[in-house]
Context: one part of a larger RNA
RNA sequence: UGACGGGGGCCCGCACAAGCAGCGGAGCAUGUGGUUUAAUUCGAAGCAACGCGAAGAACCUUACCUAGACUUGACAUCUCCUGCAUUACUCUUAAUCGAGGAAGUCUCUUCGGAGACAGGAUGACAGGUGGUGCAUGGUUGUCGUCAGCUCGUGUCGUGAGAUGUUGGGUUAAGUCCCGCAACGAGCGCAACCCUUAUUGUUAGUUGCUAACAUUCAGUUGAGCACUCUAAUGGGACUGCCCGUGACAAUCGGGAGGAAGGUGGGGAUGACGUCAAAUCAUCAUGCCCUUUAUGAUCUGGGCUACACACGUGCUACAAUGGAUGGUACAGAGAGCAGCGAGACAGUGAUGUGGAGCGAAUCUCAAAAAGCCAUUCUCAGUUCGGAUUGCAGGCUGCAACUCGCCUGCAUGAAGCUGGAGUCGCUAGUAAUCGCGGAUCAGCAUGUCGCGGUGAAUGCGUUCCCGGGCCUUGCACU
Numbered sequence: 001u002g003a004c005g006g007g008g009g010c011c012c013g014c015a016c017a018a019g020c021a022g023c024g025g026a027g028c029a030u031g032u033g034g035u036u037u038a039a040u041u042c043g044a045a046g047c048a049a050c051g052c053g054a055a056g057a058a059c060c061u062u063a064c065c066u067a068g069a070c071u072u073g074a075c076a077u078c079u080c081c082u083g084c085a086u087u088a089c090u091c092u093u094a095a096u097c098g099a100g101g102a103a104g105u106c107u108c109u110u111c112g113g114a115g116a117c118a119g120g121a122u123g124a125c126a127g128g129u130g131g132u133g134c135a136u137g138g139u140u141g142u143c144g145u146c147a148g149c150u151c152g153u154g155u156c157g158u159g160a161g162a163u164g165u166u167g168g169g170u171u172a173a174g175u176c177c178c179g180c181a182a183c184g185a186g187c188g189c190a191a192c193c194c195u196u197a198u199u200g201u202u203a204g205u206u207g208c209u210a211a212c213a214u215u216c217a218g219u220u221g222a223g224c225a226c227u228c229u230a231a232u233g234g235g236a237c238u239g240c241c242c243g244u245g246a247c248a249a250u251c252g253g254g255a256g257g258a259a260g261g262u263g264g265g266g267a268u269g270a271c272g273u274c275a276a277a278u279c280a281u282c283a284u285g286c287c288c289u290u291u292a293u294g295a296u297c298u299g300g301g302c303u304a305c306a307c308a309c310g311u312g313c314u315a316c317a318a319u320g321g322a323u324g325g326u327a328c329a330g331a332g333a334g335c336a337g338c339g340a341g342a343c344a345g346u347g348a349u350g351u352g353g354a355g356c357g358a359a360u361c362u363c364a365a366a367a368a369g370c371c372a373u374u375c376u377c378a379g380u381u382c383g384g385a386u387u388g389c390a391g392g393c394u395g396c397a398a399c400u401c402g403c404c405u406g407c408a409u410g411a412a413g414c415u416g417g418a419g420u421c422g423c424u425a426g427u428a429a430u431c432g433c434g435g436a437u438c439a440g441c442a443u444g445u446c447g448c449g450g451u452g453a454a455u456g457c458g459u460u461c462c463c464g465g466g467c468c469u470u471g472c473a474c475u
Base pairs, nucleotide, nucleotide: 002474004471005470007469008468009467010466011465012464013463015459016458019423020422022420023419026314027313028312029311030310031309032308033307034305035304042053043052064300065299068296070294073125077124078123079121080120081119082118083117086103087102089100090099091098106115107114108113127289128288130287131286132285136283137282138278139277140276141274143272148187149186150185151184152183153182154163155162156161167178168177169176193266194265195264196263198234199233200232201231202230203229204228207224208223209222212221213220237260240254241253242252243251316416320375321374322373323372324371325370326369332363333362334361337356338355342351343350344349382413387408388407389406390405391404392403393402429451430450431449432448433447434446435445
């Protein structure tokens, strides 16, 4: 100087408290441990591993296991030789491999050859998801969007260092003001960026409809007022008023305003910490391997199951279940695609193919909601696991091991011990909708809107953090 203290002071944060809804009990989904296995590929390990890498394991993926075939190789460059490339077909095999054999004869040319491609030979080499993240780059998590971390010159100290950065106020903030042997500066903070809330102008189709005409219908004339769309501007700055304060920074209240003191949300992550994570995204040193730790193919496995844990979904019902009727979104996606109306089917779905590369057409029905009827407190008209049968879809192929539908079956579960998690407002809770991945497969994830709360006295305590100070057997 730091680090540390069950030392002190000040301050902050859904940290506690005050509330709401959960988890922990049940069934299922999913990840992990363990066990099992020929293999159950590998990594991730308190917070910061465990619906994590994986935005989607039937084959492929795939790295694992079994069995079979290859050795200049599945992939790249160079050398030499031969030849068009290439592609049906038959036999064999579990499949690749292998064997046979048909059709067929590339482009340019200065006719020397060159190029592309295929086959063969030779070795240089290829290859490795093999090891080491404690050899590394790059990327990422975390403390933490916490307010800190430093430098130049000067001054002080023999020196390590100190000062500045401490102090008095204040702030979300090392934010700002005042003071001061300091004066300045840099990386952070803030602002600049995107979005949302308000409005002017420009524009008016595929969007919209006030007036006129028309229609089942903004359907068609007509119009661009309104909504909306998307480009460019305005607007918020403690600007104004009162009080407070040290004549300061600021703080409290008010006016006007769509919005008020950072308006809400996002992107943005200082110096560093954890030899944190990743050699399996990629790159890479070294080591190892080279008829195998490479590469190919079939089948299996990653989906096992006495058990334990994490994260979710569905429930245990009447603020509910069921039946009928009826209303209102936003954001997206679509050509090897979305697929309307119609018809068939109880249904999943099928037939068919209008329209649309989409403000035009389609997915598309929003659901909770509202209006009626019924059930009357039961393991039930709650709950839906499990199982049987019959079907549908995707795909060479659903046995291991997919999703969906109908009929039947109708398990546990009556609100969950100790303990523990999230959330302060359009938030929690609740309700549906869409996208990526994707042939098919979503309770996960990333987005979108609808309905829409309760509580916050306060900072004694728990946890984490910041500043000052003190002790110190550590540096």

The part of an RNA shown here (small-subunit ribosomal RNA, 3' major domain) has 475 nucleotides and comes from an uncultured bacterium. RNAcentral holds the full RNA, with entries from ENA, Greengenes and SILVA. Model confidence (mean pLDDT): 83 of 100.